Molecule: SAM riboswitch aptamer (S box leader)
Organism: Phycisphaerae bacterium
């Protein structure tokens, strides 16, 4: 690079290294020689996967005459239970806006609200 499916107004930076772009893309508007990016190192945010504890309903398997128990699963809940192994992130809501619907304004210009597309990270899949 192709496809699903979930989230994306919360959170979380110092240092060295280099030296001029950066914030996907179009517009804007913003970060940047008081040093972007971008690579190192530490440090931290967060829980999508993993792991784990307790209680439940629930389905399997087993044990019981029964009541009952016992052990697997996956799922709820436990202030986002805990951990933090494997991503991933730490300037602005994915910094705003784009296509399309609806409301508000007075028809432009503008305000609000929902969907979409796109584009990130994840965890599948082909």
């Nucleotide at each position: 690079g192709c496809u699903u499916c979930a989230u994306c107004a919360a959170g979380a930076g110092u240092g060295g290294c280099u030296g001029a772009g950066g914030g996907a893309c179009g517009g804007g508007c913003c970060c940047u020689g008081u040093g972007a990016c971008g690579c190192c190192a530490c440090a931290g945010c967060a829980a999508c996967c993993g792991g784990u504890u307790g209680c439940g309903a629930c389905g399997g398997a087993c044990c019981c005459c029964a009541c009952g128990g016992u052990u697997c699963g996956g799922c709820g809940c436990a202030a986002c239970g805990c951990c933090a192994g494997g991503u991933g992130c730490u300037a602005a809501a994915u910094c705003c806006c784009g296509c399309c619907c609806c409301c508000c304004g007075c028809g432009u210009u503008g305000g609000g609200g929902g969907g979409a597309a796109a584009g990130a990270u994840g965890a599948g899949g082909g």